[in-house]
RNA sequence: UGAACGCUGGCGGCAUGCUUUACACAUGCAAGUCGAACGGAAACGAGAGAAGCUUGCUUCUUGGCGUCGAGUGGCGAACGGGUGAGUAAUACAUCAAUGCGUACCUUUUAGUGGGGAAUAACGGCCUGAAAGGGUUGCUAAUACCGCAUAAUCCUUGGCGGGGAAAGCAGGGGACCGCAAGGCCUUGUGCUGAAAGAGCGCGUGAUGCCUGAUUAGCUUGUUGGUAAGGUAAUGGCUUACCAAGGCUCCGAUCAGUAGCUGGUAUGAGAGUAUGGCCAGCCACACUGGGACUGAGACACGGCCCAGACUCCUACGGGAGGCAGCAGUGGGGAAUUUUGGACAAUGGGGGCAACCCUGAUCCAGCAAUGCCGCGUGUGUGAUGAAGGCCUUCGGGUUGUAAAGCACUUUUGUUGGGGAAGAAAAGUUGCAUGCUAAUAUCGUGCAAUAAUGACGGUACCUAAAGAAUAAGCACCGGCUAACUACGUGCCAGCAGCCGCGGUAAUACGUAGGGUGCGAGCGUUAAUCGGAAUUACUGGGCGUAAAGAGCGCGUAGGCGGUAGCGUAAGACGGAUGUGAAAUACCAGGGCUUAACCUUGGUGCUGCGUUCGUAACUGCGCUUCUUGAGUGUCCUAGAGGGAGGUAGAAUUUCGCAUGUAGCAGUGGAAUGCGUAGAUAUGCGAAGGAAUACCGGUGGCGAAGGCGGCCUCCUGGGGUGACACUGACGCUGAGGCGCGAAAGCGUGGGGAGCAAACAGGAUUAGAUACCCUGGUAGUCCACGCCCUAAACGAUGUCUACUAGCUGUCGGGCCGGUAACGGUUUGGUGGCGAAGCUAACGCGUGAAGUAGACCGCCUGGGGAGUACGGUCGCAAGAUUAAAACUCAAAGGAAUUGACGGGAACCCGCACAAGCGGUGGAUGAUGUGGAUUAAUUCGAUGCAACGCGAAAAACCUUACCUGCUCUUGACAUGUUGGAAAAUUUCUAGAGAUAGAUUUGUGCCCGAAAGGGAAUCCGAUCACAGGUGCUGCAUGGCUGUCGUCAGCUCGUGUCGUGAGAUGUUGGGUUAAGUCCCGCAACGAGCGCAACCCUUGCCGGUAAUUGCCAUCAUUAAGUUGGGAACUUUACUUGGGACUGCCGGUGACAAACCGGAGGAAGGUGGGGAUGACGUCAAGUCCUCAUGGCCCUUAUGAGCAGGGCUUCACACGUCAUACAAUGGCGCAUACAGAGGGAUGCGAACCCGCGAGGGGGGGCUAAUCUCAGAAAGUGCGUCGUAGUCCGGAUUGCAGUCUGCAACUCGACUGCAUGAAGUCGGAAUCGCUAGUAAUCGCGGAUCAGCAUGUCGCGGUGAAUACGUUCCCGGGUUUUGUACACACCGCCCGUCACACCAUGGGAGUGGGUCUUGCCAGAA
Repeated sequence: UGAACGCUGGCGGCAUGCUUUACACAUGCAAGUCGAACGGAAACGAGAGAAGCUUGCUUCUUGGCGUCGAGUGGCGAACGGGUGAGUAAUACAUCAAUGCGUACCUUUUAGUGGGGAAUAACGGCCUGAAAGGGUUGCUAAUACCGCAUAAUCCUUGGCGGGGAAAGCAGGGGACCGCAAGGCCUUGUGCUGAAAGAGCGCGUGAUGCCUGAUUAGCUUGUUGGUAAGGUAAUGGCUUACCAAGGCUCCGAUCAGUAGCUGGUAUGAGAGUAUGGCCAGCCACACUGGGACUGAGACACGGCCCAGACUCCUACGGGAGGCAGCAGUGGGGAAUUUUGGACAAUGGGGGCAACCCUGAUCCAGCAAUGCCGCGUGUGUGAUGAAGGCCUUCGGGUUGUAAAGCACUUUUGUUGGGGAAGAAAAGUUGCAUGCUAAUAUCGUGCAAUAAUGACGGUACCUAAAGAAUAAGCACCGGCUAACUACGUGCCAGCAGCCGCGGUAAUACGUAGGGUGCGAGCGUUAAUCGGAAUUACUGGGCGUAAAGAGCGCGUAGGCGGUAGCGUAAGACGGAUGUGAAAUACCAGGGCUUAACCUUGGUGCUGCGUUCGUAACUGCGCUUCUUGAGUGUCCUAGAGGGAGGUAGAAUUUCGCAUGUAGCAGUGGAAUGCGUAGAUAUGCGAAGGAAUACCGGUGGCGAAGGCGGCCUCCUGGGGUGACACUGACGCUGAGGCGCGAAAGCGUGGGGAGCAAACAGGAUUAGAUACCCUGGUAGUCCACGCCCUAAACGAUGUCUACUAGCUGUCGGGCCGGUAACGGUUUGGUGGCGAAGCUAACGCGUGAAGUAGACCGCCUGGGGAGUACGGUCGCAAGAUUAAAACUCAAAGGAAUUGACGGGAACCCGCACAAGCGGUGGAUGAUGUGGAUUAAUUCGAUGCAACGCGAAAAACCUUACCUGCUCUUGACAUGUUGGAAAAUUUCUAGAGAUAGAUUUGUGCCCGAAAGGGAAUCCGAUCACAGGUGCUGCAUGGCUGUCGUCAGCUCGUGUCGUGAGAUGUUGGGUUAAGUCCCGCAACGAGCGCAACCCUUGCCGGUAAUUGCCAUCAUUAAGUUGGGAACUUUACUUGGGACUGCCGGUGACAAACCGGAGGAAGGUGGGGAUGACGUCAAGUCCUCAUGGCCCUUAUGAGCAGGGCUUCACACGUCAUACAAUGGCGCAUACAGAGGGAUGCGAACCCGCGAGGGGGGGCUAAUCUCAGAAAGUGCGUCGUAGUCCGGAUUGCAGUCUGCAACUCGACUGCAUGAAGUCGGAAUCGCUAGUAAUCGCGGAUCAGCAUGUCGCGGUGAAUACGUUCCCGGGUUUUGUACACACCGCCCGUCACACCAUGGGAGUGGGUCUUGCCAGAA
């Protein structure tokens, strides 16, 4: 908002109600009236008469008495009511001028005399189904026709001519008449004329939608003359004459549309709109036409044509709801087939009165606006119930109940308006009049009239009684929790929510908002300065035409005079009413209605002003131009000419290559190339000079000379006198490529060919090579045609180069100044920032061009141009929520710079090949429990799986439970033995009473057994809900903060820079100054020296022994809960900025963080762990919990990781022999000694450990042997026999002896560790542990090589740069294809609409 839909719904007032099919309509009503115009009498009533009788009824007759059907006649029907199809101007709005018409109405004036002929109705006849029609006869009028008269009428130059009427009604004294009546009078009507009001017709100006992908339109067209026509002007019509008229200020054409007052919105300017109400217009089934009339080309008239519907006797007829109701249809959607003329208004009438779906009312609809109500007060135990909960409580909530009140609304009863006074009647006054009749006017009295409606309103009674919903609760946006669901179902205006803890879905509780409504949808304006007039932009975001010349147009220097178009001021007309605003008034209030004022920003007229703009005239010289003297230049056109170079050709010399590339090959060359010398030909281009130098409007222009020619600059003087700027269309120029015709063709070179490269290589590279490049003429007309910056003018700090000209100073070099170009930097200012900055993107002015989200698309269609290629002009459907600019921080780069690290390099030793061990994947299985998966999983969790562990599988069992707390009953606890069973377990059985309080009874603590329910239990799930712990980048040097400063901001600065360091370590500088977490240091250990101390360790001196064994010693070594010193670039020299620091040296046990360890910043990886522990949520509860036995985790075609042992002579074997450190040890280490080949057994001294023990260190050293072989290497595998641990070695332990003696002869691609007591090599010990070590954690012995260096690989740090990345390059992203869907085309065709044109037929 004229709304619709969903849910809901108590009352009243005032409004509003087919926006769609101007689609079709059943039925009823919507325009009649007048007897005071007329002839009359069908119906009804009353009167008179008659008849019948039922004695108050019926029938008949009669007179036109009331009245009146049909008819003649008059007026009305052209208003009122409806609709918006058409119409872009014959409309409408505003304003102006003026011509014409006008029934009814008003005013004035003059008349209203005298005749005539018909015709409906009606009667007769005929005809048709009907609608109707024909013919004959009669009759009236305010119907019709003459005659007379007439003007301020019409006509005519004048004389003149033409030219009207109607009566009806009321009253009446005298006079006349047989009567009717005449006559008089009043009213009304009629006729002519003049005016008025109102209404209507016509004219002009201005305003009035979109499209140029509509640019030309027009022949009655434009004008004239004459005639016709009209109420009137006019090509309105016709004839003739002329050739005009309109148009870029948008004609014509196409599309859309009734216009306005107003309405909605908006601060306004505007934008959108035109429903109700009011004014105008147009239309009335569609199209055409006229008639009547004052008025129509007529909604409820006529004629014709058409479509449709109906009737029909088939011949022919009838109809028009876009009047009020109503029906069907269409549609998301729009009401009753109501009442009344009581009021207001209209038509007719003298009037009474009649008619009036206009109107006034009622009905329906929450459709809108406005008002009222659904109770008020009190009421805490904060009831019950609901919901949530941290289980304490909170909330719903004074809400309810209860108590005390009120009664609007509703219900019932009673009362009860206003809207209605005119007309009428009576009386009085007055006018006309002869008149106290009549009639008109005024006043008074009187009484009649209400659809709504017994309505509004008032009042009484009973009684809280009759009355609340809707949407929302993530942000925008007021309002939060629980459960369900688990990217499902769904929500959504935008952003977005939902993948197991959803304030976003659904439900509930609670809350918020509005409230008889609330939401949703659609639509308009606003916000949107997002079409910018007010009020935007165009360097990079969209946007300056490629450049000029110039037409129209726009704009325009100086002074004066005039004018008054614009402008400004005053007055005035108009701008309908309603609406709006202001102040009042009336309904209880409001909405609503109403009175007055204001406003309606507009248009017109008139008076004034003269500054400004315009116009006219006259000046001026500064804008512009001309002349003259100089001057620079790759400016343009034409002709000539020069040298170098390339190529080709000829001759000569000469021999095997040349050419080419990253490397090659194709190619050229023994038929003599390349190279070299001489000569010749031809074409194209002009090295050096050469320069952010010059010239040109731009494109562009480069050897030299000549000719022709355009423009610019400087200086001085003279002249013209605004002659100017811009520039839609228009015209011209316009790189390269391309096209046409004819030439030319050296080099280069699209296409093409070959060779390479490559996965491919229709490319990059190479060898060739044609159009073309060149010239002449003609086209094309586009470029990142760029300064991505239109042209012109003025103004606004400078500094510094350079090109051209002038002036001044100076011998010169040069300096100063001025002017015109061309560069760099920069103030103010501008800018989103970047940047621009007197050559502006600053400040202003003038004019032009262009832009309005991305894609579709600079595309399609149409037009224009072109030989073509194509150019130019230029959309829409559809689709997305972005596209884009500048800057910031990161990250990234097969970008740059610097630096570091066993990162590479230099070395040493390995892995990858073999066998074995071990872990993983895979496979297998009843189960092979689970986790860890690039670096940073894989000898990892596990510092020990035979049972146990153990979480897995099979079977057997238990259910308050193996474990905890509480309640209750009983018993001390504990212990022995037997039976069944695989065991768990079940059943018997034996011994036995303790501790505390208390006299005892009894009670208590601890423990055990039984019962009950609360609960236990879970190595079940989620490490992506978590805590804690850990890994990793990385022991890398970084990560931040406060204050200040800079920036619109993100942010920056500090932290960057110059040095230096292992280090953001330190120094210097600096819009920064400081600070924190990291670095370093402080801690442990090791290396040196002291002090202290001296047993189990030590032993120089003195004794002693087999032996530091003992006495003794505290010197040495060593040890330690030890405690101190020492090392700090401290000193010297050099380098460096006089710094920090670095290099070298001295001294020193140690020298530049001495070596090693612990120590891990902000953070990253949703890294790892719910199976260490803790923990939210979910799940299981006679089982996913618990017990037991057995099995499994130990499988095995295979693959990978980590290790062990080897392949041997730097070695193996045998014999002999030397030297550690750090540890462990009372359910333990276990000595001596004995037995066994050995593992081991017996044994048990000693040891709670510097005392005893594990415990023999090994490589090494000395001697011997083996002699390069699958071996005296290597030891797997297997057989037999044993040992030890343990309830138990089958699945499945370790070790020993004898025998067996596999692969393997140093390992492909690839790959790992290590920079010094390190690698390599050798052994020893510990934890775990009954037993089991090639793993792991430690310990010492022997003990190297190499590092030039930072190009490269990997990782990291800092700075810088680019970025379309930000989940951050494992990023982003392009195209094809497959499938599905959406939109739009093509498609055999088919149906419909509109317009144009041609032809045929053709009405009134």
A computed fold for a 1404-nucleotide RNA from Betaproteobacteria symbiont of Nautilus macromphalus (New Caledonia), annotated as small-subunit ribosomal RNA.
NCBI's taxonomy places the organism under Bacteria, Pseudomonadati, Pseudomonadota, Betaproteobacteria.
Its mean pLDDT, the model's own confidence on a scale to 100, is 84.